[in-house]
This record gives sequence, structure tokens and C1' cells, in this order.
RNA sequence: GCGGCUAUAGUGUAGCCCGGUCUAGCAUUCGGGACUGUCACUCCUGCGACGCGGGUUCAAAUCCCGCUAGCCGCGCCA
Repeated sequence: GCGGCUAUAGUGUAGCCCGGUCUAGCAUUCGGGACUGUCACUCCUGCGACGCGGGUUCAAAUCCCGCUAGCCGCGCCA
């Protein structure tokens, strides 16, 4: 340098293909509450996220372009 893959709450993931009740779901962590003699467990509830920029569209996590970061493979120089 070329190609491929990946990027979503503190953590791990679903959703992307085929745009539409997604102001984004689930688990866990954390806060509050219930339960309990206390703790744990269990249950209820709350907070919290789409890597950055642009484009298309009535509508973008999703499609397109560029960039950034990481991983893998190939190539180049020495």
C1' cells in the first nucleotide's frame, strides 16, 4: 500500500441482510423499593449506549461515501 472483518449503556450481546411504534431490546453492574430478625437469593422499579463527519430518504443503528481505531490476510522496502 491492497483486501476482508469489527465498532451499540460500566461490561457482554440482539437488532443491520430486506430502512418504519427503535426517543433502541435482553442479561449483568449500579441507585431506589418490596421480602427477611440480618445478609444473600428472589421480585418490582429507575439511570444509562448506536466510533466521527457527510449523503440519500417523509423516515437511517440499518443503505451509500469519507475518516478514525482494532483484528486478520496479502504485498512492498530494508